[in-house]
RNA sequence: UUCUUAUCGAGAAAGGCUGAGGGAAUGGCCCGUUGAAGCCUUGACAACCUGUCGACUAAAAAUCGAUAAGGUGUCAAUUCCAACCCCUAACGGGGGAAAGAUAAGUC
Repeated sequence: UUCUUAUCGAGAAAGGCUGAGGGAAUGGCCCGUUGAAGCCUUGACAACCUGUCGACUAAAAAUCGAUAAGGUGUCAAUUCCAACCCCUAACGGGGGAAAGAUAAGUC
């Protein structure tokens, strides 16, 4: 970096260094010197993959459940909202897509 599949309405922060940006991109709307982003430490959330245990099975595989040891990920706002399409009397409301993120696999 390509493609495939699954998920995205829940959940979870303190300290240190530092010092002005950040929320992908466009528009909006937010967050930020009562400290943004980044780095470090510790902690937490979750349960995608591995592991372990259990159920099922003749045995396995698959599946389901538990656990949280390992690998990721995450810890403002629904993926912050919209943007494109459809429904709707509607600038409101609803559904879907696109894009993105994460995981597992793959060229």